Context: one part of a larger RNA
Molecule: small-subunit ribosomal RNA, 5' domain
Organism: Chrysosplenium macrophyllum
RNA sequence: GGAUGAACGCUGACGGCAUGCUUAACAUAUGCUAGUCGGACAGGAAGUGGUGUUUCCAGUGGAAGACGGGUGAGUAACGCAUAAUAACCUACCCUUGGGAGGGGAAUAACAGCUGGAAACAGCUGCUAAUACCCCGUAGGUUGAGGAGAAAAGGAGGAAUCCUCCCGAAGAGGGGCUUGCGUCUGAUUAGUUAGUUGGUGAGGAAAUAGCUUACCAAGGUGAUGAUCAGUAGCUAGUCCGAGAGGAUGAUCAGCCACACUGAGACUAAGACAUGGCCCGGACUCCUACGUGAGGCAGCAGUGGGGAAUUUUCUGCAAUGGGCGAAACCUGACUGAGCAAUGCCGCGUGGAGAUAGAAGGCCCACGGGUCAUGAACUUCUUUUCCCAGAGAAGAAGCAAUGACGGUAUCUAGAGAAUAAGCAUCGGCUAACUCUGUGCCAGCAGCCGCGGUAAUACAGAGGAUGAAAGCGUUAUCC
Numbered sequence: 001g002g003a004u005g006a007a008c009g010c011u012g013a014c015g016g017c018a019u020g021c022u023u024a025a026c027a028u029a030u031g032c033u034a035g036u037c038g039g040a041c042a043g044g045a046a047g048u049g050g051u052g053u054u055u056c057c058a059g060u061g062g063a064a065g066a067c068g069g070g071u072g073a074g075u076a077a078c079g080c081a082u083a084a085u086a087a088c089c090u091a092c093c094c095u096u097g098g099g100a101g102g103g104g105a106a107u108a109a110c111a112g113c114u115g116g117a118a119a120c121a122g123c124u125g126c127u128a129a130u131a132c133c134c135c136g137u138a139g140g141u142u143g144a145g146g147a148g149a150a151a152a153g154g155a156g157g158a159a160u161c162c163u164c165c166c167g168a169a170g171a172g173g174g175g176c177u178u179g180c181g182u183c184u185g186a187u188u189a190g191u192u193a194g195u196u197g198g199u200g201a202g203g204a205a206a207u208a209g210c211u212u213a214c215c216a217a218g219g220u221g222a223u224g225a226u227c228a229g230u231a232g233c234u235a236g237u238c239c240g241a242g243a244g245g246a247u248g249a250u251c252a253g254c255c256a257c258a259c260u261g262a263g264a265c266u267a268a269g270a271c272a273u274g275g276c277c278c279g280g281a282c283u284c285c286u287a288c289g290u291g292a293g294g295c296a297g298c299a300g301u302g303g304g305g306a307a308u309u310u311u312c313u314g315c316a317a318u319g320g321g322c323g324a325a326a327c328c329u330g331a332c333u334g335a336g337c338a339a340u341g342c343c344g345c346g347u348g349g350a351g352a353u354a355g356a357a358g359g360c361c362c363a364c365g366g367g368u369c370a371u372g373a374a375c376u377u378c379u380u381u382u383c384c385c386a387g388a389g390a391a392g393a394a395g396c397a398a399u400g401a402c403g404g405u406a407u408c409u410a411g412a413g414a415a416u417a418a419g420c421a422u423c424g425g426c427u428a429a430c431u432c433u434g435u436g437c438c439a440g441c442a443g444c445c446g447c448g449g450u451a452a453u454a455c456a457g458a459g460g461a462u463g464a465a466a467g468c469g470u471u472a473u474c475c
Base pairs, nucleotide, nucleotide: 001475002474003473004472006471007470008469009468010467014344015343016342017341018340019338020337021304026302027301028300030299031298032297036062037061040060041059043057044056045055046054070257071256072255079182080181082179083178084177088174089173090172093170095168096167097166098165099164101135102134103133104132110125111124112123113122114121115120153162154161155160183229184228185227190220191219192218195217196216197215198214199213200212201211202210232254233253234252236247237246238245239244259280260279261278263276282293283292284291310335312334314332318331319329320328321327348378349377350376351375358369359368360367361366384411386409387408388407392402420463421462422461423460424445425444426443430459431458432457433456434455440447441446
């Protein structure tokens, strides 16, 4: 000098765009963040004088809750980055070849009964399906024998549309493996027993000590193993002419985690943040027998801290879920708060007089603030007020949270708007008064003991400016 997710002190007009718990992965009141389908299904309710039509719904069933959003605790690792490879899987989507024949038994809801404070649970009986099962057929496997093995309908007056099953190919996604790279310590030198390899068996989507029995005794290490400490990695960001050093907020990719530890279930996909089971700590309810909970989602609260925002609007756009539409969406879009940063803009412009008053200095002649105010004249960015008023909406129409916002026009009036630090040298900027090694200053050198340009005040000056200075950290 540059930089920062900064903080602190003094000060503070406006706009645009960004950014905003770096500390306690501490605890969390309250609300919301993942719902949807009646065009799969029996049934119930509302409504109607009745039928029909319509609307809504706990339950069965379906696909989605593995995405999106958060955090960085753990991890020195095929975790990440880059390059490659073979032994794999893939719901929805796209393309394509075929198919959907016949039958059956249940069950929730519901009704009745029972237990329990509640959460909830049990028994008996009834019923439907795109829920479940059987037979047939297709395709598939094998040298052969043999074994095993698909499907579902719905809407509509109909045409037809949607859905379902099997196969092939693709796209996108994922699993696994490998080469190279990836912090510090030797005041850590040896380490390893499923450990290293083989065979048999098991297991997996797939390769594999992945698991197991037996056999062999290997594997790794001064090219730093093991151990210990620290740490999410990267594209990037900051500094630097570069080499390189530091760093990993926001945004994007990957990984890991979801009170703590473990486990599986379901599923194409999880060992699953707003799913389940078990152990633990904590909080709440209790009739003491039991039960309920998990903000590292968005707001918000307490606590910690130098320190970090609203318990806001809307689904109008973009995207996601289900889906015919609708519906849902704290993703997202916007607004609010904060000079936290960057950028822009203003606090007036022009003229002119006596060189005014006043302050300060003085050699008492004067000098300076001062090419400044008053004064004359002009302008209105901005502020205030009034009128008009968008694009963002997607090619019938309708649909805008932001927002009567941005923007445009008229009016009025210099009107509403300047502080901060420094002035001995480094380093741009000097005098007076007070103080008297005191009070104090200070980044370094140093200043102050009676003429202090270094302390304090004043006048003046210098610097950058809605900021200025200090502190912290990096180059």